[in-house]
Context: one part of a larger RNA
């Protein structure tokens, strides 16, 4: 010096990306417990007190044993109930010892604010356990049964020995309040018309050859599906949801007006946010001092409503901020124990 462990004056997070690690708390009994809440919870909230040993009492408290007594019968050394007695539990009082009584070991640190995800679960076997996946619940859509869908040239099988309260696909993700506008584009669904359109049907004609009959090549109208065009519907389908100029008797701002464009111009709610570039925005709180945190404001570079919006009790080895307790994390290191390294044999 390395590894494992022990103790430490005064201070107590000043350490550090961050209390990482360590310390602290810890069992059982009693008292006592806030906001909030889906009334279940939150709760072991928090915060206190007790705890060993000896003696006495413990009835009308409880448990065990069980005599007498009573009841029953398959009649026995039977079964059940059960005064008394005994033992224990619990409780009360008194006493004893130590620094210390769950005397060693084992055995929650706690509280507050915020974000995300409702929750219990699942996951990158060997760097990620999460705010990712799943989830009950919601919605759309397909499927009438030899179902749709899937595997398979097929037979056949799964679906399902099920039958629309069923099965498949997609999205969302408990619960509460809600989920606005746009169907122009793309998709899907519907549409007995019309346009376009293949093979096929059709054969007006034309060519080759032949004396001819014929053989042969080519071929215009006309007719001919789905699809596409076209017409509608549909956004919890893919998606989208404006610009410029002016205007109020301080200033500022603009309820108001004008104009251009669009399929329609972002409603509610939220907002410097897991989203804010400028930015450490500005104000307030917390600190002596705060690029983080919390509450506001709204100028949203570039939130926004099932690619869900906003809340939300409970839950979380999640992320973040603060406080109490506690400590060798630190100021600042010291000593001790064990094992290595190292030196010598």
């Nucleotide at each position: 010096c390395c590894c494992g462990g022990g103790u430490g004056a005064a201070g107590g997070a000043a350490c550090u990306c961050g209390g990482c690690a360590a310390a602290a708390u810890u069992g059982c009994c009693c008292c006592g417990u806030a906001a909030c809440u889906u009334c279940g919870g939150g709760a072991g909230a928090a915060g206190g007190g007790g705890u060993g040993c000896c003696c006495u009492c413990u009835u009308u408290a409880c448990c065990g044993u069980g005599u007498a007594a009573c009841a029953c019968c398959u009649c026995g050394c039977g079964u059940g109930u059960g005064a008394a007695g005994c033992g224990g539990u619990u409780g009360a009082g008194g006493g004893c010892c130590g620094c210390a009584g769950u005397g060693a070991a084992a055995a929650g640190g706690g509280g507050g604010g915020a974000g995300c995800g409702a929750c219990u679960g699942u996951u990158u076997a060997c760097c990620a356990a999460a705010a990712a996946c799943a989830c009950a619940g919601g919605a759309c859509u397909c499927u009438g049964c030899g179902a749709a869908a899937u595997c398979g040239a097929a037979a056949g099988a799964u679906g399902a020995c099920g039958u629309a309260u069923a099965g498949g696909g997609u999205c969302u993700g408990a619960c509460g309040c809600c989920u606005g506008c746009c169907c122009g584009g793309u998709g899907c669904u519907g549409g007995a018309a019309g346009g376009u359109u293949a093979a096929g049907a059709g054969g007006a004609g034309a060519g080759g050859u032949g004396c001819a009959a014929g053989c042969u090549u080519u071929g215009a109208a006309u007719u001919g599906a789905a699809g596409c065009c076209c017409c509608a519907g549909u956004a919890a389908a893919c998606g989208g949801c404006g610009g410029c100029c002016g205007u109020a008797a301080c200033u500022a701002u603009a309820a108001c007006g004008g104009u251009c464009c669009u399929a329609a111009g972002g409603u509610a709610g939220c907002g410097a946010a897991a989203u804010u570039c400028c930015u450490u925005g500005u104000c307030g709180g917390g600190u002596a001092a705060g690029u983080u945190c919390c509450g506001a404001c709204c100028u949203g570079c570039a939130c926004g409503a099932a690619u869900g919006g906003c809340g939300u009790a409970a839950c979380g080895a999640c992320u973040u901020c603060c406080c109490c307790g506690c400590u060798g994390u630190c100021u600042c290191c010291a000593c001790c124990c064990g094992g290595g390294a190292c030196u010598c044999a």
Molecule: large-subunit ribosomal RNA, domain IV
Organism: Magnetococcales bacterium